A computed fold for an 82-nucleotide RNA from an Actinomycetes bacterium, annotated as transfer RNA.

[in-house]
RNA sequence: GCCCCGGUGGCGGAACCGGAAGACGCGCCGGUCUCAGAAACCGGUGCCGCAAGGCGUGGGGGUUCGACUCCCUCUCGGGGCA
Numbered sequence: 001g002c003c004c005c006g007g008u009g010g011c012g013g014a015a016c017c018g019g020a021a022g023a024c025g026c027g028c029c030g031g032u033c034u035c036a037g038a039a040a041c042c043g044g045u046g047c048c049g050c051a052a053g054g055c056g057u058g059g060g061g062g063u064u065c066g067a068c069u070c071c072c073u074c075u076c077g078g079g080g081c082a
Base pairs, nucleotide, nucleotide: 001081002080003079004078005077006076007075010026011025012024019065027045028044029043030042031041032040046055047054048053058074059073060072061071062070
């Protein structure tokens, strides 16, 4: 220098035929149980806002009625070739 794969909540990790995510698990918070605790089970859990509502898939643009998903560019990580 060239090619390929990947970057989503506190963490891991889905959703990629474009129809609109925060699935599921872990963690965390509350509860039941216990003398107390662990385990188990139940409920809750992105951010801002009093609310209505708004914002969120590495950054920035573009296409589209509509983008995590497609296109361009930058950046970070991994792998291959030279």
RNAcentral records the identical sequence in 2 taxa. The RNAcentral record of the sequence draws on ENA and MGnify. Its Rfam family is "tRNA". Rfam links the family to the GO term triplet codon-amino acid adaptor activity.